[in-house]
This is a predicted structure of a 76-nucleotide RNA (transfer RNA) from a Betaproteobacteria bacterium. The source organism's lineage runs through Bacteria, Pseudomonadati, Pseudomonadota and Betaproteobacteria. The coordinates come from a structure-prediction model, not an experiment, and the mean pLDDT is 80. It matches the Rfam family "tRNA". The family's RNA type in Rfam is transfer RNA. Gene Ontology term of the family: triplet codon-amino acid adaptor activity.
RNA sequence: ACCAGGUUAGCUCAGUUGGUAGAGCAGCAGACCGAUAAUCUGUUGGUCGCAGGUUCGAAUCCUGCACCUGGUACCA
Numbered sequence: 001a002c003c004a005g006g007u008u009a010g011c012u013c014a015g016u017u018g019g020u021a022g023a024g025c026a027g028c029a030g031a032c033c034g035a036u037a038a039u040c041u042g043u044u045g046g047u048c049g050c051a052g053g054u055u056c057g058a059a060u061c062c063u064g065c066a067c068c069u070g071g072u073a074c075c076a
Base pairs, nucleotide, nucleotide: 001072002071003070004069005068006067007066010025011024012023013022019056027043028042029041030040031039049065050064051063052062053061
């Protein structure tokens, strides 16, 4: 330098054909218990990497950029 994959909640990850952004864990509150743990119930939490574009509507399509992983090439 080129190619492929990836970037979504604090963490690990889903998200189908463009049409209300989700799960588990963690956190918070409550129930239960003599108490803790476990369990159960409820609940908070999002610039969907960044900037543009297309569209009535974009996490999803297009362009550029950044970062991560792997591969290919080059190498005095």